Parts: sequence; C1' cells; structure tokens
RNA sequence: ACAUCAUCCAGAGUGGUGGAGGGAACGGCCCUACGAAACCACGGCAACCCCCGAGCGCGGGAAGGUGCCAACUCCGACAGAAGAUCUUGGUCUUCUGGGAGAUGAGAG
Repeated sequence: ACAUCAUCCAGAGUGGUGGAGGGAACGGCCCUACGAAACCACGGCAACCCCCGAGCGCGGGAAGGUGCCAACUCCGACAGAAGAUCUUGGUCUUCUGGGAGAUGAGAG
C1' cells in the first nucleotide's frame, strides 16, 4: 500500500507553546484572533484488541495496545422509493441502498 471482516444518530477538554488556518478530497454549511493547525502536560470518553465469569453472540472490568474528546462520518454528491410543490420538467423533504472515508482486528 492492497484485500477481508466489524463498527460509525451515544460519549468525552482544560492548561501551556504556537500564531492562521481547520472540518479527508469537491460543493455546501460551519469552526476559528473570545486564538486555527501542530506539539507538550494533565484529564476524560469508549470498549476493537485485552482481563474475569469453564465456554459464549451474554454479563462485568479497565492494568496494558490502539482509537477518540464542535456539529450523525457536519451535510450532500450516485441509484431507487414515498410525499409536497409548481411553470411538467425541475425543485424541496424524508427514507433505503450504494460510493468515498475513519477506526479496529486478524491474515497474506
């Protein structure tokens, strides 16, 4: 890096350094000098791996390995269904599936 499987409407932030960006990419919409990214310290959330219950898809736990701590993965994009609306071809809303992405696990 590629492929597989599982999950993605819950949850959780303060301080210091820093000094203008950030939310993957595109469009939108947001966040940000009442201080962005990044780094550091401490704190927290969760429970994939993990630990205990002989076993478990169940229950409990949190020492360790990851992860995470604005907004549903912030929303959409592609296809379909239902509804609304009008200028009959669009627009809008909701839902379903897909795509893309993120995280983990084991394997090649």
This is a predicted structure of a 108-nucleotide RNA (SAM riboswitch aptamer (S box leader)) from an Anaerolineae bacterium. The sequence was found by an Rfam model in a public genome assembly. Lineage of the source: Bacteria > Bacillati > Chloroflexota > Anaerolineae. Its Rfam family is "SAM riboswitch aptamer (S box leader)". From the family's description: The SAM riboswitch is found upstream of a number of genes which code for proteins involved in methionine or cysteine biosynthesis in Gram-positive bacteria.